About this RNA: The RNA shown here (transfer RNA) has 67 nucleotides and comes from a bacterium.

RNA sequence: GUAGCUCAGUUGGUAGAGCAUCAGGCUGUUACCCUGAAAGUCGCAGGUUCGAAUCCUGCCAAAACCA
Numbered sequence: 001g002u003a004g005c006u007c008a009g010u011u012g013g014u015a016g017a018g019c020a021u022c023a024g025g026c027u028g029u030u031a032c033c034c035u036g037a038a039a040g041u042c043g044c045a046g047g048u049u050c051g052a053a054u055c056c057u058g059c060c061a062a063a064a065c066c067a
Stems, first nucleotide, its partner, number of pairs: 001060001004019004013050001021037005043059005
């Protein structure tokens, strides 16, 4: 290492924001603006637990530092 991108997630209890995308509204039209929607097996595989993005183990990928 979490949505297409950038990142939250306060010490285990319903997975979120901004941008982007799509639809609608607004407008003579586009843009802006407003509303809504879609989009996640939380890197992979195990373990602990009533319950894991969160704790533990191994592995994979990337970056930084040391040699």
Overview: It matches the Rfam family "tRNA". Rfam links the family to the GO term triplet codon-amino acid adaptor activity. Its mean pLDDT, the model's own confidence on a scale to 100, is 80.